A computed fold for a 129-nucleotide RNA from a chicken gut metagenome, annotated as FMN riboswitch aptamer (RFN element). Model confidence (mean pLDDT): 82 of 100. Rfam family: FMN riboswitch aptamer (RFN element). From the family's description: The RFN element is a highly conserved domain that is found frequently in the 5'-untranslated regions of prokaryotic mRNAs that encode for flavin mononucleotide (FMN) biosynthesis and transport proteins.
RNA sequence: UUUCAGGGCGAGGUGAAAGUCCUCACCGGCGGUGAUGAGCCAGCGCUCAAAGUCCGCGAACCCUGCUUAUAAAGCGGGGCUGAACGGGUGAGAAUCCCGUACCGACGGUUACAGUCCGGAUGGAAGAAA
Repeated sequence: UUUCAGGGCGAGGUGAAAGUCCUCACCGGCGGUGAUGAGCCAGCGCUCAAAGUCCGCGAACCCUGCUUAUAAAGCGGGGCUGAACGGGUGAGAAUCCCGUACCGACGGUUACAGUCCGGAUGGAAGAAA
């Protein structure tokens, strides 16, 4: 510098009205860690995959500095930032196995939204070349 970088309401119920409520269903960004798995190697080892709820980050929202006459815009800083237990195995489990739970910005909507619409043909943790 270029490219890429988020998934999910199906069935039934109530109702004038619900993809928003109720029962069941469905989804899980990025980096790290990782007792697992796969591949390669004569071996030492190497590579790849592997956590929504363990650590950190990102988006949204709020405050704010610089450039600027102001605004816009660009580049920064700060705040805020959800959720896991029990059992098993074991030397060791926050990551494995089993079970049962739990979480999910803002605005909109004939009725309350993780799953619909919108800001967003945006931004971005980062990844690849």